[in-house]
Molecule: transfer RNA
Organism: Verrucomicrobiales bacterium
RNA sequence: GCCGGAGUAGCUCAGGGGUAGAGCACACCAUUCGUAAUGGCGAGGUCGUCGGUUCAAUUCCGACCUUCGGCU
Numbered sequence: 001g002c003c004g005g006a007g008u009a010g011c012u013c014a015g016g017g018g019u020a021g022a023g024c025a026c027a028c029c030a031u032u033c034g035u036a037a038u039g040g041c042g043a044g045g046u047c048g049u050c051g052g053u054u055c056a057a058u059u060c061c062g063a064c065c066u067u068c069g070g071c072u
Base pairs, nucleotide, nucleotide: 001071002070003069004068005067006066007065010024011023012022013021018055026042028040029039030038048064049063050062051061052060
């Protein structure tokens, strides 16, 4: 230098045009003499950045950034 994958909650990851979810973690409640476990409930997101397409973009397109891998 070229090619490709990934970027979404604190962490691990779904979701691939119509207001974003799970598990774990966290807060509170129940259960217990107490703790753990278990159950309930709640909070937590400019969906990497900037543009484009569209009535509507986390989703499609382009460039860039970060990261991982391959080729030279």